[in-house]
This is a predicted structure of a 157-nucleotide RNA (Lysine riboswitch aptamer) from a bovine gut metagenome. It matches the Rfam family "Lysine riboswitch aptamer". About the family: Riboswitches are metabolite binding domains within certain messenger RNAs that serve as precision sensors for their corresponding targets. Allosteric rearrangement of mRNA structure is mediated by ligand binding, and this results in modulation of gene expression. The prediction has a mean pLDDT of 83.
RNA sequence: GAUAGAGGCGCGGAAACAAUCAGUAGCUCCGUCAGGAACCGGGCAAGUUCCGGAAGCGAAAGGUGUUUCUGCCGAAGCUCAGUCACUUUUCCCGGAGUGAUUCUGCUGGGCUGUUGCAGAACAUGCAACAGACUGUCACGGUACGUGGAGGGCUAUC
Numbered sequence: 001g002a003u004a005g006a007g008g009c010g011c012g013g014a015a016a017c018a019a020u021c022a023g024u025a026g027c028u029c030c031g032u033c034a035g036g037a038a039c040c041g042g043g044c045a046a047g048u049u050c051c052g053g054a055a056g057c058g059a060a061a062g063g064u065g066u067u068u069c070u071g072c073c074g075a076a077g078c079u080c081a082g083u084c085a086c087u088u089u090u091c092c093c094g095g096a097g098u099g100a101u102u103c104u105g106c107u108g109g110g111c112u113g114u115u116g117c118a119g120a121a122c123a124u125g126c127a128a129c130a131g132a133c134u135g136u137c138a139c140g141g142u143a144c145g146u147g148g149a150g151g152g153c154u155a156u157c
Stems, first nucleotide, its partner, number of pairs: 001157005008073001010072009026057003029053002035051004039095005045090003076107003081102007108134002111131008136148005
């Protein structure tokens, strides 16, 4: 340097089904006609939709669970920054959010708890911290203990 592997409630993806989302959004009908709202702060006008009802009908996406299939072991996740798309329509300036992608850096892994953010949510996800556990290597006083990090470790060539 190449190839192949290991950690285990191991990490992703897809499909089907289910609950939740929610009796919500929306539509119909009735009402109302003056204002207000449509991510935030501005600019310029116009347009569209919405608002009330103890009436009728009535979703979906994201997130979750189960099963099956499948790709894998920086699997993957997060973060700084860039680009693109969207956040009522035609726009302009700045910001924020969501998704995709590239890049910098961080994290061996799952679990539990606390805090924070996201979320409809008491689900769940993510981050930080703490705790024990676990795999790996090094060292040692080798029933075990201490420490390190995946750019690592093991095997073969």